[in-house]
Predicted 3D model of RNase P RNA and transfer RNA as a complex of 486 nucleotides. It holds a member of the Rfam family "Bacterial RNase P class A". Rfam classes the family as a ribozyme.
RNA sequence: GCGGAAGGCUGGACGGCCGCACCCCAUUGGCUUUGUCAAAAGGGUGAGGAAAGUCCGGACUCUACAAAGCAUCGGUGCCGGGUAACGCCCGGGCAGGGUAACCUGACGGAGAGCGCCACAGAAAACAAACCGCCUUGGUUUCGGCCAGGGUAAGGGUGAAACGGUGGGGUAAGAGCCCACCGGGGGGCUGGUAACAUCCCCCGCAUGGCAAGCCCCACCACGGAGCAAUGCCAAAUAGGAACCUCGCGUUCGUCUGAUCCGCUAGCGGAUAUCGGGGCAGGGCAGCUUUGGCCUGAGAGGUUCGGGUUGGCAGCACGAGCCAUGUGGCAACACAUGGCCCAGAUGAAUGGUCGUCGAUCCCGAGGGGCAACCCAAGGGGGGACAGAAUCCGGCUUAUAGGCCUUCCGCGCGU
RNA sequence: GGGCCUGUAGCUCAAUUGGUUAGAGCAGGGUGCUCAUAACGCCUUGGUUGGGGGUUCAAGUCCCUCCGGGCCUA
Numbered sequence: 001g002c003g004g005a006a007g008g009c010u011g012g013a014c015g016g017c018c019g020c021a022c023c024c025c026a027u028u029g030g031c032u033u034u035g036u037c038a039a040a041a042g043g044g045u046g047a048g049g050a051a052a053g054u055c056c057g058g059a060c061u062c063u064a065c066a067a068a069g070c071a072u073c074g075g076u077g078c079c080g081g082g083u084a085a086c087g088c089c090c091g092g093g094c095a096g097g098g099u100a101a102c103c104u105g106a107c108g109g110a111g112a113g114c115g116c117c118a119c120a121g122a123a124a125a126c127a128a129a130c131c132g133c134c135u136u137g138g139u140u141u142c143g144g145c146c147a148g149g150g151u152a153a154g155g156g157u158g159a160a161a162c163g164g165u166g167g168g169g170u171a172a173g174a175g176c177c178c179a180c181c182g183g184g185g186g187g188c189u190g191g192u193a194a195c196a197u198c199c200c201c202c203g204c205a206u207g208g209c210a211a212g213c214c215c216c217a218c219c220a221c222g223g224a225g226c227a228a229u230g231c232c233a234a235a236u237a238g239g240a241a242c243c244u245c246g247c248g249u250u251c252g253u254c255u256g257a258u259c260c261g262c263u264a265g266c267g268g269a270u271a272u273c274g275g276g277g278c279a280g281g282g283c284a285g286c287u288u289u290g291g292c293c294u295g296a297g298a299g300g301u302u303c304g305g306g307u308u309g310g311c312a313g314c315a316c317g318a319g320c321c322a323u324g325u326g327g328c329a330a331c332a333c334a335u336g337g338c339c340c341a342g343a344u345g346a347a348u349g350g351u352c353g354u355c356g357a358u359c360c361c362g363a364g365g366g367g368c369a370a371c372c373c374a375a376g377g378g379g380g381g382a383c384a385g386a387a388u389c390c391g392g393c394u395u396a397u398a399g400g401c402c403u404u405c406c407g408c409g410c411g412u
Numbered sequence: 413g414g415g416c417c418u419g420u421a422g423c424u425c426a427a428u429u430g431g432u433u434a435g436a437g438c439a440g441g442g443u444g445c446u447c448a449u450a451a452c453g454c455c456u457u458g459g460u461u462g463g464g465g466g467u468u469c470a471a472g473u474c475c476c477u478c479c480g481g482g483c484c485u486a
Base pairs, nucleotide, nucleotide: 001408002407003406004405005404006403007402008401009400010399012355013354014353015352016351017350018349020046021045022044023043024042027039028038029037030036031035048383052394053393055392056391057390058389059388060225061224062223063222065290066289067288068287069286070285074219075218076217077216078092079091080090081089082088093107094105095104096103097102108215109214113213114212115209116208117207130155131154132151133150134149135148136147137146138145139144163181164180165179166178167177168176182204183202184201185200186199187198189196190195229312230311231310232309239303240302241301242300243299244298245297248278249277250276251275254274256273257270258269259268260267261266262265280294281293282292283291319338320337321336322335323334324333325332326331359378360377361376364373365372366371413485414484415483416482417481418480419479422438423437424436425435431469440456441455442454443453444452462478463477464476465475466474
C1' cells in the first nucleotide's frame, strides 16, 4: 500500500422569528367565595437505536382456587455459568467452512417401538442374483444352449446399495484372514461437565428422516389483557323475545321481624318476612384433600334504548451516569451523584441565516505519462416517530469515526 | 393500542401420510359449425404456490423470518 475479520461509538451543529404539548406559576377573571374552574407574562422539559414487527420472556391487574398426584396440550434441547425470567447473553466442547484473523450450527436419542423412503433399479432394509464371474450335470451343427448350485469383487440404477483402501487367500469370491483408517464396547488419566489423550477388547452386531409420530430430561402449568382494573359524575324504563337447568330440607333465637300471654323481661307461637345451616349446583383438564361462590334463581343467544365525560392505574424504575472491587466474560456488589416525554384524534413542528462530513463540476499550476495540488461554484442528511412499563430477538438504516487482529506485496 | 385469521392462474376453488411435469370450472386467444351472432365441439395461452432462508434425496405441504389483505375488541 492492497484485500479482509471482529468489536464499539455516532445518527448533523449553532443562532433568529413564529407555533405546539405538559409541569411550576407572579397575576387576572367567573362561581353556589377560602376552594374550584378558566385564562395567563415568565421559567423548565419535550422521541429512538430501532420508539417498528408483536416473535419470545416478565412486572402489574381482574376473575367463586390452592396443594399433591396423574394425564393432555405447549415449549426448550451439547456442557457449565449469568439473569426476575427467557427460545436471550457469556465462556467452553464438538462438527462444518476459510491460507488465516474468524464465521456458522433446531447440536439429546434411529442398538425402545411405529411409520415413510416416489421414479429408476435384480434388490430400499431380520436382504437381494439383471448382466457378469466360477462350477456340476445334460446336449451340441463345437459358436453355444438348457437345468441346478456358489459368488455382492466388477458393470449398471439411484439422493442413498449392508464399512473403505491395499495385500493374502479362493474354482470364483467374500472380514474368510492380516495391516492402516472408520465404527462399537470397556478402562486409566485430565476436566465441575460436555469432551479429549492413551490403552485393551470386538471382524463389524444391521442406512436416512424425529423442523413424521414418539422416547428421555427440564420448564410452564386456567383464561384474559392497561380499550386490564378501581372510583366519581352523567344518563336511563334498567326494556323485549327465545332457549336450558332449577325452585329440596332444616333451625324459633339469630341481642332480627310479627303475633299472643303475663310475674315486665321473660315465656310461647309463626318456616308466610329477613337471616343461618345442610343437601343440590358451581369454582379455570381429571382425581383426592381442604377452601370458596351460589343456595331460589342461575346461565346462554338475539334485538333495541341511554351514556360516550373526568380521576387513578401512569411516569422513581429489574432506572441512568461515574468510580472502585470480584469474575476470562456475561454479570454482581459497594460508594457517590442525577431525575430524564406523558398525549387521549393524540404535542415534539415550520421558516430563515451561518457552518458542515461527504459527493459533483472545476479556472489555473506541476509532471514524459498515469496522475497530483487547487481558487471558486453547485448540491447537501438514511431508516423512521413514544401511547402501561421493562429485558431480549428479528427486521429497516445514507453515511462518518475509533480500537484490535489476519493474509499478501514492497522498503529499511 | 391489544388480540386473531388468511394468502395457489385474471376470478372461484382442488391438490390424500411431503413424491415424478401444481389441476378443474369460468374468463382470454385460435379454429370449426352458421348467412351472421350466441350456444356447442376441438386445440391452446396463462403460476417466482405472497417474498426470502432452512430441514429433506425431494417442499404448495414441515420450520423460521419479512410483506399484503381481512375480522374482533372501549